[in-house]
RNA sequence: UGCUGGGUCCCGUGCAGCGAACUCGCGUGAACCCCGUCAGGACCGAGAGGUAGCAGCGGUAAACGUUGUUGUUCGGGUGACGCGGGAGUGCCUGGUGGAC
Numbered sequence: 001u002g003c004u005g006g007g008u009c010c011c012g013u014g015c016a017g018c019g020a021a022c023u024c025g026c027g028u029g030a031a032c033c034c035c036g037u038c039a040g041g042a043c044c045g046a047g048a049g050g051u052a053g054c055a056g057c058g059g060u061a062a063a064c065g066u067u068g069u070u071g072u073u074c075g076g077g078u079g080a081c082g083c084g085g086g087a088g089u090g091c092c093u094g095g096u097g098g099a100c
Base pairs, nucleotide, nucleotide: 001097002096003095004094005093006092007091008090009086010085011084012083013082014081015079016078018075019074020073021072022071024068025066026065027064028063034059035058036057037056042051043050044049
């Protein structure tokens, strides 16, 4: 000094992660106006038996709590991550040729 590759720069996209919301799991959770089972007692019946049904017990709804993190969505001057495209005056770095 010539050629050439990559990074830095811009755009898009994917992934990860952070935050939020919803959701999943677990737990609590209805005197009665939820469900089931209904002691006692009540009622019907001549009787056999039946009816409704309080408490209790079990389950669940709305809601609440909890340690998680299952999943979904949204968001960002999170990312020396990946992929594609673009720009390329400059800076960094690699390869290669020539001259001194």